[in-house]
The part of an RNA shown here (large-subunit ribosomal RNA, half B) has 1204 nucleotides and comes from an Erysipelotrichaceae bacterium. RNAcentral holds the full RNA, with entries from ENA. NCBI's taxonomy places the organism under Bacteria, Bacillati, Erysipelotrichia, Erysipelotrichales, Erysipelotrichaceae.
Context: one part of a larger RNA
RNA sequence: CUGUUGUUAAGGAACUCUGCAAAAUUACUUCGUAACUUCGGAAGAAGAAGUGCCGGUGAGAGCCGGCCGCAGUGAAGAGGCCCAAGUAACUGUUUAUCAAAAACACAGCUUUAUGCUAAGCCGCAAGGCGAUGUAUAUGAGGUGAUGCCUGCCCAGUGCUGGAAGGUUAAGAGGAGGAGUUAGGCGCAAGCCAAAGCCCUGAAUCGAAGCCCCAGUGAACGGCGGCCGUAACUAUAACGGUCCUAAGGUAGCGAAAUUCCUUGUCAGGCAAGUUCUGACGCGCAUGAAUGGUAUAAUAAUUUGGGCGCUGUCUCGACAGCAGACUCGGUGAAAUCUUAUUACCUGUGAAGAUGCAGGUUACCCGCGACUAGACGGAAAGACCCCAUGGAGCUUUACUAUAACUUACUAUUGAGCAAGUGAUUCUAAUGCGUAGGAUAGGUGGGACGCUUUGAAGUCUGGGUUGUGGCCUAGGCGGAGCGGUCGUUGAAAUACCACUCUUUAGAGUUGCUUGUUCUAACGUACGCCCUCACACGGCGGCGGACAGUGGUAGGCGGGUAGUUUGACUGGGGCGGUCGCCUCCCAAACAGUAACGGAGGCGCUCCAAGGUACCCUCAGCACGGUUGGAAAUCGUGCCUCGAGUGCAAUAGCAUAAGGGUGCUUGACUGCGAGACCUACAAGUCGAGCAGGGACGAAAGUCGGAUAUAGUGAUCUUGCGGUUUCGAAUGGAAGAGCCGUAACUUAACGGAUAAAAGCUACCCUGGGGAUAACAGGCUGAUCUGGUCCAAGAGUUCACAUCGACGACCAGGUUUGGCACCUCGAUGUCGGCCCAUCACAUCCUGGAGGGGCAGUACCUUCCAAGGGUUUGGCUGUUCGCCAAUUAAAGUGGUACGCGAGCUGGGUUCAAAACGUCGUGAGACAGUUUGGUCCCUAUCUGUCGUGGGCGCAAGAAGUUUGAUAGGAGUAGUCCCUAGUACGAGAGGACCGGGAUUAACAGAGCAAUGGUAUGCCAGUUGUCACGCCAGUGGCAUGGCUGGGUAGCUACCUCUGGAAAGGAUAAACGCUGAAAGCAUCUAAGCGUGAAACCUACCUAAAGAUGAGACUUCUCUGUAGAAAUACAUAAGAGCCCUCCAAUGUCAGGAGGUUGAUAGGACGGAAGUGUAAGUGCAGCAAUGCAUUCAGCUGACCGUUACUAAUAGCUCGAGAA
Repeated sequence: CUGUUGUUAAGGAACUCUGCAAAAUUACUUCGUAACUUCGGAAGAAGAAGUGCCGGUGAGAGCCGGCCGCAGUGAAGAGGCCCAAGUAACUGUUUAUCAAAAACACAGCUUUAUGCUAAGCCGCAAGGCGAUGUAUAUGAGGUGAUGCCUGCCCAGUGCUGGAAGGUUAAGAGGAGGAGUUAGGCGCAAGCCAAAGCCCUGAAUCGAAGCCCCAGUGAACGGCGGCCGUAACUAUAACGGUCCUAAGGUAGCGAAAUUCCUUGUCAGGCAAGUUCUGACGCGCAUGAAUGGUAUAAUAAUUUGGGCGCUGUCUCGACAGCAGACUCGGUGAAAUCUUAUUACCUGUGAAGAUGCAGGUUACCCGCGACUAGACGGAAAGACCCCAUGGAGCUUUACUAUAACUUACUAUUGAGCAAGUGAUUCUAAUGCGUAGGAUAGGUGGGACGCUUUGAAGUCUGGGUUGUGGCCUAGGCGGAGCGGUCGUUGAAAUACCACUCUUUAGAGUUGCUUGUUCUAACGUACGCCCUCACACGGCGGCGGACAGUGGUAGGCGGGUAGUUUGACUGGGGCGGUCGCCUCCCAAACAGUAACGGAGGCGCUCCAAGGUACCCUCAGCACGGUUGGAAAUCGUGCCUCGAGUGCAAUAGCAUAAGGGUGCUUGACUGCGAGACCUACAAGUCGAGCAGGGACGAAAGUCGGAUAUAGUGAUCUUGCGGUUUCGAAUGGAAGAGCCGUAACUUAACGGAUAAAAGCUACCCUGGGGAUAACAGGCUGAUCUGGUCCAAGAGUUCACAUCGACGACCAGGUUUGGCACCUCGAUGUCGGCCCAUCACAUCCUGGAGGGGCAGUACCUUCCAAGGGUUUGGCUGUUCGCCAAUUAAAGUGGUACGCGAGCUGGGUUCAAAACGUCGUGAGACAGUUUGGUCCCUAUCUGUCGUGGGCGCAAGAAGUUUGAUAGGAGUAGUCCCUAGUACGAGAGGACCGGGAUUAACAGAGCAAUGGUAUGCCAGUUGUCACGCCAGUGGCAUGGCUGGGUAGCUACCUCUGGAAAGGAUAAACGCUGAAAGCAUCUAAGCGUGAAACCUACCUAAAGAUGAGACUUCUCUGUAGAAAUACAUAAGAGCCCUCCAAUGUCAGGAGGUUGAUAGGACGGAAGUGUAAGUGCAGCAAUGCAUUCAGCUGACCGUUACUAAUAGCUCGAGAA
């Protein structure tokens, strides 16, 4: 020193994030017990009293009497309590190993699904759970006891229902088309082309789904704005208006939700960022994502109080275990080599190692941690990676499951409906017209005793007028050709259209029936039993299963989710053109400064010919500033389709005529250039336009107006054609389809979260700190408009200018990402001075007191509390004053861990969601034995030229250095008064420091006494052990503070600001230039301490001065002296220091005393006894004081004296 345990004066939470920790309470008996309440509780509420021993009595409970102690559950074990609020009803559960909670669960409530082979779940299936259960059951979701309640919105998204319409797959269907070629035609090239085969393939049929229509909120969810208005003001019951699916109701409300905010008021406190009660302006409350209230409960969170205390003021002492020394045993991380100092600087920007200085004899031991950007862990924050993983979703793409249709398993009837087709039959009304004319063609005749006209009774249809038709009677005619009409007869025949009927064939749909596939977790039989099987029942071509297809499908899977970037994100940008930057070739960057493009034009192209603009002045009808006309001036200021630049009047500008060169095939040679691209281009050939011709023309005054490759379409083609011929298909030429705009284009097709995270990297890149800078900041200076009654400068000082500093907020990104721990507090500091106090001065708008301002000055000092994590700040009370800053915003290998900043959880808000929030809230592992430097102590060695013992000097270094109050001078100076000094003297106090233990206190591990339980000494008596030293009351020495004493002074020297003397330069003036003074807590002395390793080793006094060997060096033995060893200590980790060692009081013992305790034992007496009294202020007593050799310091050994 650390840990642990015990005690502690006075105070009693002042400590601190927080009463953390500790203390306190504790048993039993009796009395007594509030609010509130779900009447059960709360409650052991709270609070109070008693408790031993002896005798008597009593069945006992108890009562009566007596006795002792500080204390009677005498030791041990054994709730602290109360008030108020939040949250969760409760008991329970949870992150084994940082979170026990407000999270989970829960009973209750509610929604929804499910009728039994139940839904749901596991499984490929068989099969199983559900359940040997049956809607009072089971599954899923939400809420979370109980009381009072649970508002509005169905527009969106879900879910449920609906089926009229739209859309829609496989499949069915097959119009049409393509290929091939027997054949035909053709001189040929070639054309046409049946059947067959083959490739395509329209209409049509075709479910669910989606669209659509409703319902549904205890489904996911949502629940407004503006303006005006009342006779003080304020406010708005009221009105207007816009929007919405609807605009937040009841409640609650600065809240676990409130940013502003420490809201405002009230309470509590001396003082209250917390707490409680209100208010309501709710950034951003709100009703089963439940709202609100609530007794009880809680290792829950928050505030207050009583008790209690070493938490604190402010520490102290003691026991034990370590540390330390000795003996034994004996790790670890770490480690480039180490011969490992300080200051200032430098430097990859914070140096033991570099530079320059300074300091330092060599080596240990005990301690402390400021540094070694200490150790540990290839940073978890941040960024990056065409890294990973988990999770989400209306990212992309798949997919299980589910669902729908078709098909196979899969059969037979009936009925209805509905297609297609064949046959038969009917059907058809504009007007005109005999009248209900479907179309076309043929056609002059057709029908009729195989029964015409007419009539009766029916049927169908209908446009109500008829048409068609069946049967009876009837018994001979009826119709066409003519006329009207676009069209002429259903007179007749053929084909055919619309619509309809019947029959046949063939599909489809629906319903229904059957049974033989198939199913059967129905019965019976079989069996010991299960299973299989059989019979019967029930169901039944459904279901189920396989295949194909559509839908749905984060249930599951694989992936994507850009880059630049003064970190990243958010924002912005990404290709092309023009200018500046750009430094006179070209080129040249930035999230530098300015603008444009993603076209247009058949003329705005070509050519030939012609013309000249803008502006201004003057003149001129309507006519104006400006229309058109004339004259003059005018070199380019106009115009040039579109931005800018460069051009252009010979025009590239403005017109007119004719036209299509806005051509085909090419292209010497250049520019540009990584490539790919891009640009210019004379000339040649072809065939053209214009021009008389020379000539010009391969778009536009030039520079933007854009997109590689793949894939695919279209046109062309003397290309290829898988035996051959064709074809399919491909190639080549031309052309088209990309905001592939992230514009050299990853794919046809792609978003997010991660605080549950992981890996690889980065100081190439952020957060802390350092560095550079100094915009900002702080301080100062200059100028002086103005304020100050007057007056710039007593004081303040605008608009401006110039510096310094490196404390703020920043900028930069230079060391550090194979780790430099981050706010605040505590402990401990140290420096600067731009000074808060104290000291000395100048000025004042200084009478005095008080104060303002400036100068000098860093010696010392610079408070305690309430609130908050706070720094800060506000407040209370003091003070001479309650300074400002630096030191890695000093200090975590020194402490803390309240805040921030992991994992859990909640609220508000945002997000569909996973999740997120410099928003809030509760909870939440702080490791290190010190090698070196450094620091504080303490030794050893050697040196100091012989060896020793003492006494000193002081170079140097350190310490100390403060201030108030009162009194006197003096109620004086001053002042109208009120008030009230300087200078000087005295007393006393606070804090600090040094020393001490006589007194006052604390402590006391066995000094004294008391006492409980129990055991032992045989019992009694008396003692001893254990129970925290058992507990309790005292207490010597020692150590200590709360105690006591002392200190800061005074004085000298030299000075600062300032004030002076004399005095020139400069005949004056001037504190200065020469000279001489005064002048401060600062400086140097003085005071205290260390100090000659002060290697510069100093000075003085005293002691020993010899021997042997040797030439000497040297060795040996001794002297003075010192040590080992022994007895010890108020000295001590060890070592050292000190007192002693028989010529001795060093320790122990003994004796005496001091001091403490408080009257021992034994005996006697009194009492029934407990007990008391006497002997007895006894007995006992650790450390203290003194005396005394009884015991032990015996005996012995070692070192140790002069070189040159």